[in-house]
RNA sequence: CGAGCCGGCCGGGUGGCCGCGGCCCGGUCAUGCCGGGUCGAGGAAGGUCGGGGCUCCGUAGGGCAGGGUGCUGGCUAACGGCCAGUCGGGGCGACCCGCAGGAAAGUGCCACAGAAAUCAAACCGCCGAUGGCCCCCGGGCACAGGCAAGGUUGAAACGGUGCGGUAAGAGCGCACCAGCGCCCGGGGCGACCCGGGCGGCUCGGCAAACCCCACCCGGAGCAAGGCCAAGCAGGGGACGGGCUGCCCGUCCGAUGUCCCCAGGUAGGCCGCUUAGAUGGAUGGCCACCCAGUCGCGCAAGCGAUGGACAGAACCCCGCCUACAGGCUGGCUCGCCGU
Numbered sequence: 001c002g003a004g005c006c007g008g009c010c011g012g013g014u015g016g017c018c019g020c021g022g023c024c025c026g027g028u029c030a031u032g033c034c035g036g037g038u039c040g041a042g043g044a045a046g047g048u049c050g051g052g053g054c055u056c057c058g059u060a061g062g063g064c065a066g067g068g069u070g071c072u073g074g075c076u077a078a079c080g081g082c083c084a085g086u087c088g089g090g091g092c093g094a095c096c097c098g099c100a101g102g103a104a105a106g107u108g109c110c111a112c113a114g115a116a117a118u119c120a121a122a123c124c125g126c127c128g129a130u131g132g133c134c135c136c137c138g139g140g141c142a143c144a145g146g147c148a149a150g151g152u153u154g155a156a157a158c159g160g161u162g163c164g165g166u167a168a169g170a171g172c173g174c175a176c177c178a179g180c181g182c183c184c185g186g187g188g189c190g191a192c193c194c195g196g197g198c199g200g201c202u203c204g205g206c207a208a209a210c211c212c213c214a215c216c217c218g219g220a221g222c223a224a225g226g227c228c229a230a231g232c233a234g235g236g237g238a239c240g241g242g243c244u245g246c247c248c249g250u251c252c253g254a255u256g257u258c259c260c261c262a263g264g265u266a267g268g269c270c271g272c273u274u275a276g277a278u279g280g281a282u283g284g285c286c287a288c289c290c291a292g293u294c295g296c297g298c299a300a301g302c303g304a305u306g307g308a309c310a311g312a313a314c315c316c317c318g319c320c321u322a323c324a325g326g327c328u329g330g331c332u333c334g335c336c337g338u
Stems, first nucleotide, its partner, number of pairs: 001334010012289007020040009042309001046320002049318005054221004066217005071085005086100001087098004101212002106210002108206003123151002125147003130144002132141003159177006178202002180199008225270004235261003238257001239253005290307001292305005
């Protein structure tokens, strides 16, 4: 200098004028109006995906069903979040990605092609030792039968290479390699890693198919919910009257007896917040400046243009998504110079 990787931060500034919402103060008879002061969106306020607080309903405890999560350790109020690691995959590298338990518990599926998709099987092929027939005793022929090395199909074919072995073959035997299982030693809290030994054990893939295992989970949501409470209707009491002279009880008081009361509607308040609405405020214009872009100019500079995504509605912790432009820290690879 070029190309890249990971993280942190900002996301226009100042002034003036006009305007909007909450609160406070003053004036005024005034909840209204006027004046002044003060506060007034974001890193995502967004999507409403996960979790919690809060509220109401439900609930003895346990189980079944259903749903969710799924390598390990830690953090957290909790989470499907975060941090650190393990394993697998990608990159020369910094680093990135992973819906990462179990397929050797069982069931199921694996299109097309192919003989065959996991009880195994045989299209082409190899052999035909053994048994049968012929012969010049070397061999030849057909069948029964044996085999799975080679070919063929496929995303995937029941380990690979070599030697032995055989009629031909085959982990049939052996050596090495790969995988799996078991055992031992060492390291790590752990996932797991390193080393050694044994067993021919060679067992395909899919659990984002059922399923198994471990852990977690009651429902609805601020239009939750709570308080106050007209009018009308209704219920009860008081009062008056009837049954009945009194008490109890009961009935009546119809368009108009009077007073009181519960529930509850309209409505209001709380929930509600150092923004806090409930038709929902947080805006507009001008000037100068700062990035950026374009034009002119050798240059200093001049002129024009110009700032994204978006916008609270109970609160909080996360995740995801959108975003013009800029600042900054660390690291990797390549080239050049000293």
Molecule: Bacterial RNase P class A
Organism: Acidimicrobiales bacterium